Context: one part of a larger RNA
Formats: sequence, structure tokens, C1' cells
RNA sequence: UGACGGGGGCCCGCACAAGCAGUGGAUUAUGUGGUUUAAUUCGACGCAACGCGAAGAACCUUACCAGGACUUGACAUCCAACUAACGAAGUAGAGAUACAUCAGGUGCCCUUCGGGGAAAGUUGAGACAGGUGGUGCAUGGUUGUCGUCAGCUCGUGUCGUGAGAUGUUGGGUUAAGUCCCGCAACGAGCGCAACCCCUAUUGUUAGUUGCUACGAAAGAGCACUCUAGCGAGACUGCCGUUGACAAGACGGAGGAAGGCGGGGACGACGUCAAAUCAUCAUGCCCCUUAUGUCCUGGGCUACACACGUAAUACAAUGGGUACAACAAAGAGAAGCGAGACCGCAAGGUGGAGCAAAACUCAGAAAAGUACUCUCAGUUCAGAUUGUGGGCUGCAACCCGCCCACAUGAAGUUGGAGUUGCUAGUAAUCGCGGAUCUGCAUGCCGCGGUGAAUACGUUCCCGGGCCUCGUACA
Repeated sequence: UGACGGGGGCCCGCACAAGCAGUGGAUUAUGUGGUUUAAUUCGACGCAACGCGAAGAACCUUACCAGGACUUGACAUCCAACUAACGAAGUAGAGAUACAUCAGGUGCCCUUCGGGGAAAGUUGAGACAGGUGGUGCAUGGUUGUCGUCAGCUCGUGUCGUGAGAUGUUGGGUUAAGUCCCGCAACGAGCGCAACCCCUAUUGUUAGUUGCUACGAAAGAGCACUCUAGCGAGACUGCCGUUGACAAGACGGAGGAAGGCGGGGACGACGUCAAAUCAUCAUGCCCCUUAUGUCCUGGGCUACACACGUAAUACAAUGGGUACAACAAAGAGAAGCGAGACCGCAAGGUGGAGCAAAACUCAGAAAAGUACUCUCAGUUCAGAUUGUGGGCUGCAACCCGCCCACAUGAAGUUGGAGUUGCUAGUAAUCGCGGAUCUGCAUGCCGCGGUGAAUACGUUCCCGGGCCUCGUACA
């Protein structure tokens, strides 16, 4: 100087407390461990691995296994020879591939008209290719985490023999090393804040595809809604109290908004030999008729069990039937697909319109109104299974999704424990998108309805500053 303390002081955080909803019990989905397997590819392991890499494993992906094949190779550069390139059909085979035929086709640049060259293909030889093989404890890059915590440092000066100290401590204050005052310090840098984006109010400009006095259209218009550019607006600016005449704190006015208005992006010096050699790049080591490459089939989907994360329920604040309102944000050409017709439905026929403020996906759902069920393992719940169908796709056996009918399991609110959340939040209700032939209870977004509680900081956890102790570094 740090680190540590079941030492002290001050302070903060959904850390506790006060509340609300969960989880731990059930079934299913999904990930992991374990076990099994020819293979169940690999990585991730307290917080900070476990709906994680994977924004989507039937083939492909795919790295794994079995079998069948290749060896200058699936891919790149160089050399030589030949042929422009390209391309159709047959047989065998699971295919990779092998064999045997070739119909057609002759382009571009230069030319001394002999030919040469570019591009592409075939054959041959070797230099080499190739490796999702090892090492993240050799690395770059990227990322997580403490933590959006308020800290981390430097120059000069001063003090100390020195390691170092001071500044950065102290008194207040703040979300903040934020600001004020004081002070052997005076300044400065990286962080904080602001500058950026969205949102809440308004002015102005613009007015189609948007909007409207209308039953509809045309026409007309841009007041309103809205769209998207540029401005205004919030600064403790004003008033009062308080404070040290400061920084500020509390209350009030005005205001759409008040003291950081709400949210996002943004992550200091560093810590964890944290994660990643399987995104990529890369040193060294290793393989080179195989640890490389191609193909078919299988596996990653197994299943006495254990754990994590979710979905659905256990019902009356509910289930069912009928009627019937109100969104936002998105996507669309190998696409979205309307009206109409067929089907109980999944879906099918068909193809209007739309590269979309125009058309389509598209019906929002919870809410509301009326009727019914009357506390039951039920008109709750829907697992499982059977049968029949639909869709995508070369192909749904292993191993997809959906529909109808039938079947109707566990489950009556969950032990010890444990998680999230402070406001348009929790809870609840639907909608969209990426990936994608198909496949979503996951992920990322969007809006609708919309709470309860916070006395307080004694305690648990984590963190910041000062200080005391130390046989630790």
C1' cells in the first nucleotide's frame, strides 16, 4: 500500500421489511446430468452453464456411427498435352459412381492465316491442398461478470531515508470523485452528466395512398386525425421556508410535462490464467491412400432416474353457447393471397388486388350483453391411446405439424426451501416478426385491461467511502 475481520462509523441497491404473483407437488414441452448405445458429434458448469451456441437435427444441416467409394483430391495457385465453353438421352447400382454412345454447338482478342492468347473443361506429374484434429494455460478479435457500481489515474509541487503519501482526506450535498466551502496543494485525463434515438405537449411547413360535412361514389378541401421535416418547451427559471450570504433540500405557482419527466443506446482502470482454436484469424504440435473428401442408411429424438427453465391446469373473479365492440407494431413476389364456391374442420378450387399509409395476412383477445351449468374429479382439467382425414416436402417408419370423432390419466393450490416485481410496473389478454419447404409452450417485439405495498434500515446478501486491528501478500 492492499486484502481480510462472526471490528467500528456513514451511505446505497426489490438486499431485507410491507405487498402481489409464482416456483418447489401434477401432466406436458425443452435443456442438462447420469445411464444406455455402433453412434447417441462438440462446446457451456456457483452467481456469470442448464428454452445456452442452436433465429428452428426427417434428407441436407452434421461435425458422430455403420457400410460403399476416392487419393494432387470436394476447394486454390503453378507446369505440360488435348479440347472452345456448354449440352441431350441409355444400362448397372442404395447412391457416390462406373460403362458404352454421342444428336447439337463452335463464340471473344491478336494474326504473317501457319497459329497464338483469355476464360472454361479433361488427362498427367509433383510442389501442395485439406483437417469442426490438440492446445482459450501460447494468442488476436469478440463476449460475460463485478456494475451504469462511482470510481481509476497522471503532470508539477510539497512531505517521507524509502516503499509511498498528499491531491482523491475533512464539513455539507447529490443518482454520481455531482456541486459548494475549507485545506500544501495547483491543475489535468479516463469514467459521471450532457451531446444521440424513442416517447409525453405544441407551433409551422407539406397533404397522397391518409383525413372529411355524405347512404355510397365522383368531385372538392386540408379544419380535424395522422404521417415526417424543422422549431418551441423544463432551466430549481419564479415565489416562500430552510441552509453557512454556498451547493442544495422542502413546499407552492404556472405548465402537457418539475426537479435526472419515462425508456433505450452508451460499460472507466481493472478482476475472474472467466468463455470462445467449433464464427473468424493465428503460433506450435499432430494426420496426409487419412484425423482429408464423396455417398446411402442410421444417430444427435434412446430412458430405471435426478436437476433447471417454461406451458397447461386443479375451476364459479369459472366452464359452455349465442350475439357482438375497441389496438399497436410488423411482414409480403420462388411472396401475401381477397370476394365467391366445396368441406363439421384442418383444408381445397379459383386467382381480384398488391413491390403496398392504397391490396393481403387480419377474425384482435381478455372486456361487454343474454342464457345455462351449482361445487362434483364435475358441462373442471386435458395427458394418453384408437380410427378417419388434411398440409408441406424427392421422402413424414425411425422422426413433422394440423383437423374431426371417440378415449378421458394425473391433478382439489403443492414440505423444507426459493424467485420476480416499486407504475402504465406486477399480474392478465391476445397480435406480429426473425429462423423457415414444413415444424414455436422458445426468443425478439407490439398493444389491450390494469393493481397491492414500501413503517423503516435491527437483521440476510452485494456494493461504496472513512477509520481501527493483523503473525496474510
Predicted 3D model of a 473-nucleotide part of an RNA (small-subunit ribosomal RNA, 3' major domain) from a metagenome. It matches the Rfam family "Bacterial small subunit ribosomal RNA". Its family is annotated with structural constituent of ribosome and ribosome in the Gene Ontology. Model confidence (mean pLDDT): 83 of 100.